[in-house]
RNA sequence: GGGCCCAUAGCUCAGUUGGCUAGAGCGCACGGCUGAUAACCGUGAGGUCACUGGUUCGAACCCAGUUGGGCCCACCA
Numbered sequence: 001g002g003g004c005c006c007a008u009a010g011c012u013c014a015g016u017u018g019g020c021u022a023g024a025g026c027g028c029a030c031g032g033c034u035g036a037u038a039a040c041c042g043u044g045a046g047g048u049c050a051c052u053g054g055u056u057c058g059a060a061c062c063c064a065g066u067u068g069g070g071c072c073c074a075c076c077a
Stems, first nucleotide, its partner, number of pairs: 001073007010026004019057001028044005050066005
């Protein structure tokens, strides 16, 4: 220098032939249950879908660039 992959909740991830409102498990908070704890049950909080711009009536999803991480190739001495 070239190519490919990844970035979504505190953690692990799903969701990408564009379409109602962005989700699951675990964790967390509160409540129930219990003599009490765990387990179990219920409710809730938590997200600018890495960032910027573009296309579109409409973008987590498509396009361009940037940042960070991973892998491969090339180059140099």